[in-house]
RNA sequence: GGGGCCGUAGGCUAGCUUGGUUAGACUGCGAGGCUUGGGCCCUCGUGACCCAGGUUCAAAUCCUGGCGGCCCCA
Numbered sequence: 001g002g003g004g005c006c007g008u009a010g011g012c013u014a015g016c017u018u019g020g021u022u023a024g025a026c027u028g029c030g031a032g033g034c035u036u037g038g039g040c041c042c043u044c045g046u047g048a049c050c051c052a053g054g055u056u057c058a059a060a061u062c063c064u065g066g067c068g069g070c071c072c073c074a
Base pairs, nucleotide, nucleotide: 001073002072003071004070005069006068007067010027011026013024020057028046029045030044031043032042033041050066051065052064053063054062
């Protein structure tokens, strides 16, 4: 220098190919219940689409550029 894959809560992950529900689940954290106390368990709460622009009535999803990570070629 060229090519491919990826980026979503503190962590891990689904949704992207068919654009349209309040962006879902697990875990973590907080509160409560339960317990002699703790753990387990139950209930409630909490928090996310890498950045910018474009297309569209509507973008996590499509397009362009950038940033970052991994791999391959040179």

Annotation
Transfer RNA from a Candidatus Bathyarchaeota archaeon, 74 nucleotides, folded computationally. Its mean pLDDT, the model's own confidence on a scale to 100, is 81. Its Rfam family is "tRNA". From the family's description: Transfer RNA (tRNA) molecules are approximately 80 nucleotides in length.